[in-house]
RNA sequence: GGUGAGUUAGUCAAGUGGCCAACGACGGCGGACUGUAAAUCCGCUCCCUCCGGGUUCGGUGGUUCGAAUCCACCACUCACCA
Numbered sequence: 001g002g003u004g005a006g007u008u009a010g011u012c013a014a015g016u017g018g019c020c021a022a023c024g025a026c027g028g029c030g031g032a033c034u035g036u037a038a039a040u041c042c043g044c045u046c047c048c049u050c051c052g053g054g055u056u057c058g059g060u061g062g063u064u065c066g067a068a069u070c071c072a073c074c075a076c077u078c079a080c081c082a
Stems, first nucleotide, its partner, number of pairs: 001081007010026003018065001027045006046054003058074005
C1' cells in the first nucleotide's frame, strides 16, 4: 500500500429502522441465608428527584416522522495479501 472484519455500559457480549437506557454473563453495591467466609438466592448498578424526564452505542456530518441499526468521511483495532 491492497482486501476483509470490527469499535455497544466498569469488562465481555446480544441487538441490523420504531416494541431499546439497550437480552445475557462477569465485576461492583445492598440484602437474605451462614458461627465467619465461600457458594446459593433476591434487588440495584448512565444522569436527574419515585412517577416521569434527559442524554447515550468510536468521532463528525447526512438520510428519515423516527438511527446502536442505513449512507459519507475521519480515527482506532484485528486478520490476510503484498